[in-house]
Molecule: TPP riboswitch aptamer (THI element)
Organism: uncultured Neomegalonema sp.
RNA sequence: CGAUAUCCGUUGGGGUGCUUGCGAGAGCUGAGAGGUUUUAUACCGACCCAUCGAACCUGAUCCGGGCAAUUCCGGCGUAGGGAACGGGUUUCGGCACUGU
Numbered sequence: 001c002g003a004u005a006u007c008c009g010u011u012g013g014g015g016u017g018c019u020u021g022c023g024a025g026a027g028c029u030g031a032g033a034g035g036u037u038u039u040a041u042a043c044c045g046a047c048c049c050a051u052c053g054a055a056c057c058u059g060a061u062c063c064g065g066g067c068a069a070u071u072c073c074g075g076c077g078u079a080g081g082g083a084a085c086g087g088g089u090u091u092c093g094g095c096a097c098u099g100u
Stems, first nucleotide, its partner, number of pairs: 001093003005089006011050004017028004034044003056081003062075004
C1' cells in the first nucleotide's frame, strides 16, 4: 500500500402471509407475519439487509412437489432491478528501510 473477515457508530432499504373462529383468540412456516391510523396511506417498534448486495421487488393469477392452507419446499436465478459512509481489530500478500 492492497485484499479479506469481523466489530462499533450514524444513516438508509425491505417484508408483515395462510387456515380456523361471531369475536377474543388458536394453529402453520420463518430472522421477522407486531402496534397505531385517515385502514388507499402514513408512522413507530422488533427483525433482516446495505454493492462481497437471494434483505427485498419484478417475472408471477408462473412451473413441479407437499400441505388443512399459504410468498411451505425446490425450480425460475452465472434473469433483470435493488439501499453507505466513517472508525477499530484480525489474517494474508506486495514494496521500501535498517541490522545480522